A computed fold for a 351-nucleotide part of an RNA from an uncultured bacterium, annotated as small-subunit ribosomal RNA, central domain.
The full RNA is in RNAcentral, with records from ENA and SILVA.
Context: one part of a larger RNA
RNA sequence: CUGGGCGUAAAGGGCGCGUAGGCGGUUAUGUAAGUCAGAUGUGAAAACCAUCGGCUCAACCGAUUGGAUGGCAUUUGAUACUGCAUGACUUGAGUUCAGUAGAGGAGAGCGGAAUUCCCAGUGUAGCGGUGGAAUGCGUAGAUAUUGGGAAGAACACCAGUGGCGAAGGCGGCUCUCUGGACUGAUACUGACGCUGAGGCGCGAAAGCUAGGGGAGCGAACAGGAUUAGAUACCCUGGUAGUCCUAGCCGUAAAUGAUGGGUGCUAGGUGUUGGGGGUUUCCAUGCCCUCAGUGCCGCAGCUAACGCAUUAAGCACCCCGCCUGGGGAGUACGACCGCAAGGUUGAAACUC
Numbered sequence: 001c002u003g004g005g006c007g008u009a010a011a012g013g014g015c016g017c018g019u020a021g022g023c024g025g026u027u028a029u030g031u032a033a034g035u036c037a038g039a040u041g042u043g044a045a046a047a048c049c050a051u052c053g054g055c056u057c058a059a060c061c062g063a064u065u066g067g068a069u070g071g072c073a074u075u076u077g078a079u080a081c082u083g084c085a086u087g088a089c090u091u092g093a094g095u096u097c098a099g100u101a102g103a104g105g106a107g108a109g110c111g112g113a114a115u116u117c118c119c120a121g122u123g124u125a126g127c128g129g130u131g132g133a134a135u136g137c138g139u140a141g142a143u144a145u146u147g148g149g150a151a152g153a154a155c156a157c158c159a160g161u162g163g164c165g166a167a168g169g170c171g172g173c174u175c176u177c178u179g180g181a182c183u184g185a186u187a188c189u190g191a192c193g194c195u196g197a198g199g200c201g202c203g204a205a206a207g208c209u210a211g212g213g214g215a216g217c218g219a220a221c222a223g224g225a226u227u228a229g230a231u232a233c234c235c236u237g238g239u240a241g242u243c244c245u246a247g248c249c250g251u252a253a254a255u256g257a258u259g260g261g262u263g264c265u266a267g268g269u270g271u272u273g274g275g276g277g278u279u280u281c282c283a284u285g286c287c288c289u290c291a292g293u294g295c296c297g298c299a300g301c302u303a304a305c306g307c308a309u310u311a312a313g314c315a316c317c318c319c320g321c322c323u324g325g326g327g328a329g330u331a332c333g334a335c336c337g338c339a340a341g342g343u344u345g346a347a348a349c350u351c
Base pairs, nucleotide, nucleotide: 003323004322005321006320007305008304012319014202015201016200017199021195022194023193025089026088027087028086029085030084031083033082034081035078036077037076038075039074040073041072042071048067049066050065051063052062053061054060092192093189094188095187096185097184098183099182100181104178105177106176107175108174109173110172111155115151116150117149118148119147120146121145122144126137127136163170164169207248208247209246210245211244212243216242217241221237222236223235224234259318260317261316262315263314264313267296268295269294270293271292272291273290274289275288276287277286278285300307301306324351325350326349333344334343335342336341
C1' cells in the first nucleotide's frame, strides 16, 4: 500500500460552527468531457504466446506465418449513468403563521432555613470528640437556651432511569435581555443539502496572574491517637483553595469507554412534551400520531458479554482513528503557555 477493523481486545477527535474537498432528491431538453462501441494510424527489433522448421532430442536457433504489445492519437457513432448548460418540480432543507414544555445562556434584585462569629439575658461545670481516648474549648463563665446583629456560601422538601443544552454542564424566587427544540397548519423559496482536512469558537475540576471576598469545608502543615513503624486511615486545629470580577490554562474514566447524516428492518410495557379522534358536556379513560427518554424482547449481529427502530441489524455518504508488548505519550524539533504544562510525536534496545 491492498486489506481488516474501532462498546469491553489496539482504535471515535471532549464538543460545535464552518473553508477547501468528497458525496448528493425528482424531471425535461441540449451537449458529449468522463463512459461505451466501431474504424484508421501508431505501438521499432529482440524477447513473449501459437504454428511450422533446423541441430539425433532438448536447451538453443530460424520463419516478409499469425497473435499479443493491456497504451496513445485521430475519427465515426451510442447516450443508460456521471459531468456541464438551460428550464421545470416538491418529497430533502429553509422561511412564515399559531401554539407548547423546559435547572438552556447572560445580567440585576430579593428570600428563608442552616452554619460560624459578635453583643446581651438565663444558667453552671463541664463541653467536644472516639472503637476507646487524647490533643482542643471552658470558672476570664464555655456547652445548652432566649433575644438582637454581622458575614459568606449553598439552595432542604418539590425531585422523577423527569426536563433543557452541541458537549462541558444547568436546580430557591422575581424581573430584563437572549439561544435552541417540539407540535399543528397551510402559504412561500425551490436542492438552497450531508459531511467536513486545515481554521475559528466553546470546553468540568485542579492550577496560574491581578484585584476583591473568606461563613463552612479544607490539599499543605501542626498537634492528638492508632501502630512494630504510621510521613496514612480516626480526632482537634488549619493555610492555599473553594466564592466574585477580568484574563490565562485546554486537560479528564471530557464515558453510552459507542463520530455525524439518511433510508430500511417483529413486538410488549413505562414515562415527558405536543396534536387528533371517541364516550352528549366536564373530569377521566380508551384509540391513533409526532418528538424525546427508560426497561424487556424477535429476526439479525457479536469471540462472548451483550446490542436489538435511541442498533453494536441491513445499506450508502463524509470525517477521525488503529496496526504486537515494553521503551513512551518519553526524547528531539516545532507550535502554544506567565508557569504548571499542553499539542504534534520517534528511534535504538528489548521480549